A computed fold for a 97-nucleotide RNA from a Phycisphaeraceae bacterium, annotated as Bacterial small signal recognition particle RNA. It was read from a public genome assembly, where an Rfam model found it. The coordinates come from a structure-prediction model, not an experiment, and the mean pLDDT is 81. Its Rfam family is "Bacterial small signal recognition particle RNA". It is annotated as a non-coding RNA gene.

[in-house]
Order: sequence, then C1' cells, then structure tokens
RNA sequence: GGUCGGGCCCGUUGGACGGGUGGCCUGUGAACCUGGUCAGAGCUUGAUCGCAGCAGCCAUAAGCGGCGUCGUCCGAGCCAGCGUCAGCCUGGCCGUC
Repeated sequence: GGUCGGGCCCGUUGGACGGGUGGCCUGUGAACCUGGUCAGAGCUUGAUCGCAGCAGCCAUAAGCGGCGUCGUCCGAGCCAGCGUCAGCCUGGCCGUC
C1' cells in the first nucleotide's frame, strides 16, 4: 500500500423494559337537584280506584379505584436484524520499503 473481516459511530425496522394516556373488563358510587319500585305518612273519593312521593332497596351518571388486556405517545437508555459516504480502533492474508 492492497484486500477480506470485526467493533465503535450513523441510519432504519422490530422487540423487551419504564412512564403518560385512552378503550375494554370489574368494584365503588347521588339526603335532594338520575331512573325503577315505592313501606310509612300526605292529597283525593261516599267508598274503591287513583295522584304525587320521603326513607329503604335495585340499577346507574359524573367521579374515584383494581389484576389483566388492547391501542397510542414519550424514553441525552437496552437487545436483535439489515444497511452504511466519510471517520476512529482492531485482526488475518499478500506485496513493497
């Protein structure tokens, strides 16, 4: 000097991990200004029927939680595949001085 590699750097694709957030599932959840059923009591009727309706119970809204799952965003960090002009480090072979 040539040639063939390896590593770093750079790029890209994918993945794991961590965090934010949304959906699904599920729990809880309204004195009254949600719904249903409405004891008692109230109104109405000659009486029955009926009317409205507090508490309670049931179901839920907003909200607040929960293991998990799916999506999405972020990560001067990690892993893997592929590529790479220039640059840095390094190994083999050949040639030359």